A computed fold for a 597-nucleotide part of an RNA from a Dehalococcoidales bacterium, annotated as large-subunit ribosomal RNA, domain I. Rfam family: Bacterial large subunit ribosomal RNA. Gene Ontology terms of the family: ribosome and structural constituent of ribosome.
Context: one part of a larger RNA
């Protein structure tokens, strides 16, 4: 030296486990914020570096319910306390809530610095200290008020909303390219990724100027299926419907316009006792009056086209008041009694009482004894409960020990949903029919021609839906569409809005559940993790878990440097379980010791 036995160092693999991940499912919530969010900074403990709680009333303060024997978080130890007169806790509501942060008095290099009005404190006063107000912008009112007569801009003051933050979803407004095409420009990725801007719990869409086909159908959304079909395409790569069936849910409505009516709104006309003052006879008034336009109200909403304006026909409670004046009719406003509806369209606030869900809780069966063992929940004997034999925990594997589970109960407060009544609205005050007239039926819109854009359609025969530029209609004998176009047919009524459900999402809560991961896995993070740390900044971004049932965490002695470490004694079932602590592989490294050499 090397192979080899044996006993150890090292290290931290494996095995077991799990506070934490994950990913799904069901419900609930779906918003916070100038009443100052979201995040943050500095504080706050008797001792106090980190984390949590809180805010100078600072691990808390009131208050009202739970709830029990203990309690001053994570965290142990002293030290002061507190608590059956109910402390800690838990849970509802209120109060305190520095400074920064949309940040809003002004500044500013965030958590700093300076004002200015008006209250109070201190002082002889000043300074200083304290409360509260001062931002921009939109919007309503009121005031005040230029060039400029009126009247506008402007002024100021009042009241009301904004404004930033949030993870997905969502609707608009812009909008790549790498790739694919085996290169590559039309195309493709993709209207995706990015930006932006608005909004809800949802959203968007939406009651046919629609579909079909000569038979029907009857808003929109969403699912299957039509179907990788029809198409579309350097007819290449690729892209890629729709009706129809089936199904989930299902709801309808509301103005503009014509006419009426008011209006001490505008603007014009008018001096005749005209016109007018609901009709009618009479009597009185009379500048009240015509006309456009404007506002208010009433009417009025469709495609068997509807409405308004006139005539006629059926039906259709009582009462009061008004319409110059008297009668008759006719109108129009009001209350009664009647019907019916209502808060998610069709109008909109709310109370109270119940009932039911959260948001603390509470009740809740049934077992003993032997053995082994440190420990019995193991085994063996004998019992029980069960609307519970789900899980967890308890010195090993427990129905019957313990939390619990099944079934049951439960709120002073506060919030949600639900039902009622009260409350509010609508009918009545109209509604059906027939006939007449031809008023009304969304305009720089339809429609056309360019120039693009979207639909499966890439200019094609290219229709439809959108429109930047010019032209530019009609009102139902009017208009659109049925894929150039044009006829006959069939549909359907643009150019105004509103409008739950079926859909899509999960930052968050609540339950639960996995042939999901168990420490190089699983979130980056089971640990003081977006932490240390790194970067000038945007940003990057760890590594780290496991004594024991129980600290019983090793008095006491002796080696040592009054160390470190270690012998020993003692706990413990076990210290080769001793804090560098469960198992403790392998490289590596050593004491012995066989054999070669």
């Nucleotide at each position: 030296g090397g192979c080899g036995u044996a006993c150890g160092g090292u290290g931290g693999a494996u095995g077991c486990c799990u506070u934490g991940g994950u990913g799904c499912u069901a419900g609930u919530a779906g918003g916070c914020g100038a009443u100052g969010a979201a995040g943050g900074g500095c504080g706050u403990g008797g001792u106090a570096a980190g984390c949590u709680g809180c805010g100078a009333u600072a691990a808390g303060c009131c208050u009202c319910g739970g709830g029990u024997a203990g309690c001053u978080g994570c965290u142990a130890a002293c030290a002061a306390g507190c608590g059956u007169u109910c402390a800690u806790c838990c849970g509802g509501g209120g109060a305190u809530u520095c400074c920064c942060g949309a940040a809003u008095c002004g500044g500013c290099a965030a958590a700093c610095c300076g004002g200015c009005c008006g209250g109070g404190g201190u002082u002889a006063a000043u300074c200083c200290c304290u409360c509260g107000g001062c931002a921009u912008c939109c919007c309503g009112c009121a005031u005040u008020g230029a060039a400029u007569c009126c009247a506008u801009a402007g002024g100021u003051g009042c009241g009301g909303g904004a404004g930033g933050c949030g993870a997905a979803c969502c609707a608009g407004g812009g909008g790549a390219a790498c790739u694919g095409a085996a290169u590559c420009a039309u195309c493709u990725c993709a209207g995706u990724a990015c930006c932006c801007u608005g909004a809800g719990g949802a959203a968007a869409a939406g009651a046919a100027a629609g579909c079909a086909a000569c038979c029907g159908c009857g808003a929109u959304u969403c699912c299957c299926c039509c179907a990788g079909u029809a198409g579309c395409g350097g007819c290449g790569a690729g892209c890629g419907a729709a009706a129809a069936g089936g199904g989930a849910g299902a709801a309808g409505c509301c103005c503009a316009a014509a006419c009426c009516a008011g209006g001490c709104g505008g603007a014009a006309g008018g001096u005749a006792g005209a016109a007018g003052g609901c009709c009618g006879u009479g009597u009185c008034c009379g500048u009240u009056c015509u006309u456009c336009c404007c506002c208010u109200g009433g009417g009025g909403u469709a495609g068997c086209g509807g409405g308004a304006c006139c005539c006629c026909g059926c039906c259709g409670g009582g009462g009061g008041g008004c319409c110059a004046c008297a009668c008759g009719g006719a109108g129009c406003c009001u209350c009664c009694a009647g019907a019916g509806a209502g808060u998610u369209a069709c109008a909109a606030a709310g109370a109270u009482a119940c009932c039911g869900u959260c948001u603390a809780g509470c009740c809740g069966a049934a077992c003993g004894a032997g053995c082994u063992g440190g420990a019995a929940a193991g085994c063996u004997c004998g019992a029980c409960c069960a609307g519970a034999g789900a899980a967890g925990g308890u010195g090993a594997u427990a129905g019957u020990c313990c939390u619990g589970u099944a079934a049951g109960c439960g709120a002073a407060a506060g919030c949600c949903g639900g039902c009622a009544u009260c409350c509010u609205c609508u009918c009545c005050g109209g509604g059906c029919g027939g006939g007449g007239c031809a008023c009304c039926c969304a305009a720089g819109u339809a429609c056309c021609a360019c120039g693009g854009g979207g639909c499966c359609c890439g200019u094609g025969a290219a229709a439809c839906c959108c429109u930047g530029u010019g032209g530019g209609a009609a009102u139902c004998u009017g208009g659109g569409a049925g894929g150039a176009c044009c006829a006959c047919c069939u549909c359907c009524u643009a150019a105004g809005g509103c409008u739950a459900a079926a859909u899509a999402c999960u930052c968050a809560c609540u339950a639960g559940c996995g042939a999901c991961c168990g420490a190089u896995a699983g979130u980056g993070a089971a640990c003081a993790a977006g932490u240390a740390c790194c970067g000038u900044g945007a940003g990057g971004g760890a590594a780290a878990g496991g004594u024991g049932a129980a600290a019983a965490g090793a008095a006491c002695u002796c080696c040592u440097g009054u160390g470190c470490g270690g012998a020993g004694a003692g706990u413990g079932a076990a210290a080769u379980a001793g804090a560098a602590c469960c198992u403790g592989a392998a490289a590596c490294c050593g004491u012995a010791u066989g054999c070669c050499u």
RNAcentral holds the full RNA, with entries from ENA. Its mean pLDDT, the model's own confidence on a scale to 100, is 83.